[in-house]
Context: one part of a larger RNA
């Protein structure tokens, strides 16, 4: 010289787009961060209000409302969000392998979807307890749960073919084993029953098994991935067999039994450090240094262990144990985990609003309306950082007054600088117009397809209509108005800028050299001057 998640002093006008708990992975008060379907299912309220009755205390109908509301059930909650504690590992990066593997919801394709059965929550009602919760009776439904029956692939025996890259892989015969769940609409062309309905038809969602795909994931290995040799030797499930067991799977992943091995100066082991990359930062490069913000990946979720639900955790806002710490209590027990966003203390040189919005985008349920979404869109704070703009422009010489200095005079500088005319109008300020971010979605019409149909339904076009937190923002116009907007650092060299006065190795400066002891361009004021500018120094890091 660049740079920086930066502080720190001294200054501060605007606007954009970044950014913003790096220390304590310390503790947290509040309040939001994951919920959703009534088109799977069974219960069902109150206030209000209107009406009748009334002993005026109230009581019944109605309606509100099949709503609110708790249950059963299904998807989701393994996503999105944070945070680097831990890890030197196939953790990460690359690059390849899986003849050794999973894969909810989505396409695509093949086949099915007969027929039954017995409980349960919720509710009634009775008990226990302070509370958190918890029993007994009784009573119901389901797309909850279980059996049956059909059944192709899969699978497990047996019998045989073809093949390959060791295990083995394809593929024939047969024998056993093997599933399922309904919901909502609409119609009458076929069948029953005949204004119309149905078990009939027919759309949509589901619901079963199988094949393939997409998508996610798991496992394997080659190659790379910090510092100590003042760490030199490690290992006994330890290296390998044989045989089980466990997984989705291969595997000392585990287990019994055999064999003694296997790693190591090409650096094991041991011990500190530390998420890893894309990328950042420097630099001609090579290299060096760094992993904030965004975006992959891997770890965590008080600490430690355990599983279990499930397609998928060994689960941040599930569960279960044991610790620590808080907090409730009736002393018998209980309840809790901000490293989600806010927001508190606390150590710290340090770092923010307990805001608004689901309008956009994504996600999660739902046929759908929609509902939830502190993801996300915005806004607020902070000169944190980079950019853009302004603080005024022309003209003006008695070179004013004042200040400073001199070789002391009609002197020299501050200096066209100020006054003073004469214009302009950015940005703050006041008015008034006023985009886009909106497309979906809902209503009518139209084609096209399923259809037996002019019913319904999809998908496309098309009118019409609803939908903006930001915020009346961007932006344009209009009006007043020079009016509100500059300062830091530095002046011995290095390094661009010098003179007075004060101090007299004192006070004091300092990045190196080095100034200061009585004329100090170096300390302190001044005038003057230089450099940069809404910023200037400073001080850490890094190269």
């Nucleotide at each position: 010289g660049a740079a920086c998640g930066a502080a720190c002093g001294u200054u501060g006008g605007c606007g954009g787009c970044g950014u913003g708990g790096a220390u304590u992975a310390g503790g947290c008060a509040u309040g939001c961060a994951a919920g959703u379907c009534g088109a799977a299912c069974g219960c069902g309220a109150a206030a209000g209000c209107u009406u009748c009755c009334u002993u005026c205390g109230g009581g019944a109908a109605g309606u509100g409302a099949g709503u609110a509301g708790a249950g059963u059930g299904g998807c989701g909650a393994a996503c999105g969000g944070g945070u680097g504690a831990g890890u030197a590992a196939c953790g990460c990066g690359u690059g390849g392998g899986g003849a050794a593997c999973c894969u909810g919801c989505c396409u695509u394709c093949g086949a099915g979807a007969g027929g039954g059965g017995g409980a349960u929550a919720a509710c009634a009602u009775c008990c226990c307890u302070a509370a958190c919760g918890g029993g007994g009776u009784g009573c119901u439904a389901a797309u909850a749960c279980c059996g049956c029956a059909u059944g192709a692939a899969u699978c497990g025996g047996c019998a045989g073919g073809c093949c390959g890259c060791a295990u083995g892989g394809c593929u024939u015969g047969u024998c056993g084993g093997g599933a399922a769940a309904g919901g909502u609409g609409g119609c009458c062309u076929c069948u029953c029953c005949u204004u119309g309905g149905a078990a009939g038809c027919u759309g949509c969602c589901g619901c079963u098994c199988g094949a393939a795909g997409a998508u996610g994931g798991u496992c394997c290995c080659g190659c790379g991935u910090c510092c100590c040799a003042u760490u030199a030797g490690c290992u006994u499930g330890u290296u390998g067999g044989c045989g089980g067991g466990g997984u989705a799977a291969c595997g000392g992943c585990c287990c019994a039994c055999c064999a003694a091995g296997g790693c190591g100066a090409c650096g094991a082991u041991g011990g500190g450090u530390a998420g890893c990359c894309g990328a950042c930062c420097u630099g001609a490069g090579a290299g060096g240094g760094u992993g904030a913000c965004c975006g992959g990946c891997c770890a965590c979720a008080c600490u430690g262990g355990g599983a279990c639900u499930g397609a998928g955790a060994u689960a941040c806002g599930g569960c279960c144990c044991a610790g620590a710490c808080u907090c409730c209590u009736a002393c018998g027990g209980g309840a809790g985990g901000c490293a989600g966003c806010a927001g508190u203390c606390g150590a710290g040189a340090a770092g923010c609003u307990u805001c608004g919005g689901c309008a956009a985008u994504g996600g999660g349920c739902g046929a759908a309306a929609g509902c939830c979404u502190g993801a996300c869109c915005g806004a607020g704070c902070g000169a944190c950082g980079c950019c853009g703009c302004g603080u005024g422009a022309g003209c003006g010489a008695u070179g004013a007054a004042g200040g400073c200095c001199c070789u002391u005079g009609u002197g020299g500088u501050u200096g066209u600088a100020a006054a003073g005319c004469u214009c302009u109008g950015u940005c703050a300020g006041a008015g008034g117009g006023g985009a886009g971010u909106a497309a979906a979605g809902c209503a009518g019409g139209g084609a096209a397809g399923c259809g037996a149909a002019c019913a319904g339904c999809u998908u496309c076009c098309u009118u019409g209509u609803c939908u903006g937190a930001a915020a009346g923002u961007a932006c344009c116009c209009u009006c007043a108005a020079a009016g509100g907007a500059a300062g830091c650092u530095c002046c011995g060299g290095c390094c661009a800028a010098c003179u007075c006065c004060g101090u007299g190795c004192c006070a004091g400066c300092a990045g190196c050299c080095g100034c200061g002891g009585u004329a100090a361009u170096a300390c302190g004021g001044a005038g003057g001057g230089a450099g940069c500018g809404a910023a200037c120094g400073u001080u850490g890091u890094u190269c």